[in-house]
Context: one part of a larger RNA
C1' cells in the first nucleotide's frame, strides 16, 4: 500500500447492488418448512335450511352432499434447504477403466394387456388404558394381494436342435360400424391415460486404477483377516467384503505405524510475476442430522422434519407408562468484541402430485433491520472589499480566518407535497374460427395456426409531471522526523504522548486547550488478520 463475513471510538443526508453467528455440531417455547391424486377403491357425516308428524320431550324425510372427513391404494417424501462435527481418505482434484455393474420418473422401438381366487383396513359390535395407544368379533372394494394360461430378442442348461422357468390392471371420454341383447346399452367398437415383457437413448449412480493432496523422526518399526490362493456365502457388481481350509506373507527413511491439525475443489486476497495466505457469500463433490448401533421399505437411504434398540437431556403422568430432537425459515436463552423480521406472496423461476382445474412449496421471488462492503448523488451556483463584526497572532505598523460571511441575482439533484403511472405475463384452462390425424363416424380425443377471456407479492413501487423552498443534510484523523500540514497559552521528568526514533526536569511546532493548516470525506480513525 492492498484486502476483510470484521469489531470498537467519534460522526452520520439519500439511492442502487451485494452481504450479515467466523464463538457453543450449546439448549430450544411457538408458528410454519411435504404433500398430492375421487380419471385406482370401498365407506361417508354434521351445522344450517325446508316439509310432514308430534305425547311438545322429539321423530321421519328432502337438502346441505356423494361435500367435509378418515381409511385402502399409487407417486413423492433419497430432491430441494442446513451445517462442517468427523475425515489426511480413492474423501477431493484430474485422467482413465467397468468384458465386474444398476438405473423409478422422461424420450424412443417392438409385442402383449387372457382367465380365476382368497383376504383386509375403513365401518359395526364388544373390551382394555389416565393418556399415548391397543385387542377381539362380523361385513366389504380396488390399479392392494395370490394362483393359472400364454412367452419374445429375457433367465438357466446344452456344441446345437431343443428343454425348463418367469408377466400384466385397469380407468376416463365418446359411439352404434361389426357381435349380443334391442327406442338404447355393453361383455362390443373407438380415442386417450395407464399396466406387463424385451431392446435402445438421455440423465443419474456404484465400484476400480495412475498422478497430486498439511505438520511432527523430540513418532522407526507396523500387521494375524494381516498378504496371497482354493471352495462356499453375499452384492446390481469386482474384491478378505464375510466364512472354512492351505501357504507365510504384506507395508516401511521414495517415511510405514503413531500423533497433531484440517472438509476438498472451482475460486478469493495479495503480488510485476513466481509465489504466499485462504476456502464467507455463489457453483461442484463429500460427510453429518441429540450421541452410539443395527436394519426395514424402496430404482435409489442404512433415510434431517421415517421406524427399532441403547444412552444423556427436556416434558406429560392417574406412577402402571408415554412424548420429543431447529446443523430447515423466522424467533428465544446462553456464549461472545460481534452478526437481522416470530414479515408478504406463490405473480415469476423451479420442484412434488394430478388428464386437468388446481393443491403444496420459509426452495424461490420480494419487503424489513445494520454505513457491514462496493458504487453513484447531494449538503448549492454566480457576483460580492468599508477586506465588516468577532476570534487568533503581533515587532502594535499590521497580518490571518477571508470572497469566507452579510448582501444581490439564480438553479432545483436528493429529501418533502400533489397528480399520473409501468415492464416484469408468458402460459395453463375455457370459448370461437380454420386445418391435419386416429376412427365406421361430421361423435370423442388429439396436434397446429389465429382471435377472445383470465392471473402481480413487490406496489400505487420504479419512472414522469407539477408545487414550494437555499430552505432539511459534515464530519473524522493528523500537523517533531519518517509524512502533507505552525503559532500562542497551560503544564513543568508531573499530567501525559508514542508505530519506530523518541518527547516532557519553566520559553515543549512531540503532553492538554485554542487559532490556523494538511489529508480523507458520509465517512474518518483505531484494533485484529493476510499478502
Nucleotide at each position: 500500500g492492498a484486502a476483510c463475513g470484521a469489531a470498537c471510538g467519534c460522526u452520520g443526508g439519500c439511492g442502487g447492488c451485494g452481504u450479515g453467528c467466523u464463538u457453543a455440531a450449546c439448549a430450544c417455547a411457538u408458528g410454519c418448512a411435504a404433500g398430492u391424486c375421487g380419471a385406482a377403491c370401498g365407506c361417508g357425516a354434521a351445522c344450517g335450511g325446508g316439509u310432514u308428524c308430534u305425547u311438545c320431550g322429539g321423530a321421519a324425510c328432502c337438502u346441505u352432499a356423494g361435500u367435509a372427513g378418515a381409511g385402502u391404494g399409487g407417486c413423492g417424501c433419497a430432491c430441494g434447504g442446513g451445517u462442517g462435527a468427523g475425515u489426511a481418505a480413492c474423501g477431493c482434484g484430474u485422467a482413465a477403466g467397468u468384458a465386474a455393474u444398476c438405473u423409478a420418473c422422461c424420450c424412443u422401438g417392438a409385442c402383449a394387456u387372457c382367465u380365476g381366487g382368497a383376504a383386509u383396513a375403513a365401518c359395526u359390535c364388544a373390551c382394555c388404558g389416565a393418556a399415548a395407544g391397543g385387542u377381539g368379533u362380523g361385513c366389504u372394494a380396488a390399479u392392494a394381494c395370490c394362483g393359472g394360461a400364454u412367452a419374445c430378442g429375457c433367465u438357466g442348461a446344452g456344441u446345437a436342435a431343443u428343454c425348463a422357468g418367469g408377466a400384466a390392471a385397469g380407468g376416463u371420454g365418446g359411439c352404434c360400424u361389426c357381435u349380443u341383447c334391442a327406442u338404447g346399452a355393453a361383455a362390443g367398437c373407438u380415442a386417450c391415460c395407464g399396466u406387463g415383457u424385451c431392446g435402445g437413448g438421455a440423465g443419474g449412480a456404484g465400484c476400480u486404477u495412475g498422478c497430486g493432496u498439511a505438520c511432527c523422526a523430540u513418532u522407526a518399526g507396523c500387521u494375524u483377516g494381516u498378504u496371497g490362493g482354493u471352495g462356499g456365502g453375499g452384492u446390481a457388481a469386482u474384491g478378505g467384503c464375510c466364512u472354512a481350509c492351505c501357504a507365510a506373507g504384506g507395508c516401511g527413511a521414495c517415511g510405514a505405524u503413531g500423533g497433531u491439525u484440517a472438509g476438498c475443489g472451482g475460486g478469493u486476497c495479495u503480488g510485476a510475476g513466481a509465489g504466499g495466505a485462504u476456502g464467507a457469500u455463489c457453483c461442484g463433490c463429500c460427510a453429518c442430522a441429540c450421541u452410539g448401533g443395527a436394519a426395514c421399505u424402496g430404482a435409489a437411504a442404512c433415510a434431517c422434519g421415517g421406524a427399532c434398540c441403547a444412552g444423556a437431556c427436556u416434558c406429560c403422568u392417574a406412577c402402571g407408562g408415554g412424548a420429543g430432537g431447529c446443523a430447515g425459515c423466522a424467533g428465544u436463552g446462553a456464549g461472545g468484541a460481534a452478526u437481522a423480521u416470530u414479515g408478504c406472496g406463490c405473480a415469476a423461476u423451479g420442484g412434488g402430485g394430478g388428464c386437468a382445474a388446481c393443491c403444496c412449496u420459509g426452495a424461490c421471488g420480494c419487503a424489513g433491520c445494520g454505513a457491514c462492503g462496493c458504487c453513484g448523488c447531494g449538503u448549492g451556483g454566480a457576483u460580492g472589499a468599508u477586506g465588516a463584526a468577532g476570534g487568533c497572532c503581533u515587532u502594535c505598523g499590521g497580518g490571518u480566518c477571508g470572497u469566507a460571511a452579510a448582501a444581490u441575482c439564480c438553479u432545483g439533484u436528493c429529501a418533502g407535497a400533489u397528480g399520473g403511472a409501468a415492464a416484469g405475463a408468458a402460459a395453463u384452462g375455457c370459448c370461437c374460427u380454420a386445418u391435419g390425424c386416429c376412427u365406421a363416424a361430421u361423435a370423442u380425443g388429439u396436434g397446429u395456426a389465429g382471435g377472445g377471456u383470465u392471473u402481480g407479492a413487490c406496489g400505487g413501487u420504479a419512472c414522469c409531471a407539477u408545487c414550494a423552498a437555499a430552505g432539511g443534510a459534515a464530519g473524522c484523523a493528523c500537523c517533531g522526523g519518517c509524512u502533507a500540514a505552525c503559532u500562542c497559552c497551560g503544564u513543568g521528568c508531573c499530567a501525559g504522548c508514542a508505530g519506530c526514533c523518541g518527547c516532557g526536569g519553566u520559553a515543549a511546532u512531540a503532553c492538554g486547550g485554542a487559532g490556523g493548516g494538511u489529508g480523507c470525506a458520509a465517512g474518518c480513525g483505531u484494533u485484529g488478520u493476510u499478502c
Description:
The part of an RNA shown here (small-subunit ribosomal RNA, 5' domain) has 531 nucleotides and comes from an uncultured bacterium. Its Rfam family is "Bacterial small subunit ribosomal RNA". Its family is annotated with ribosome and structural constituent of ribosome in the Gene Ontology.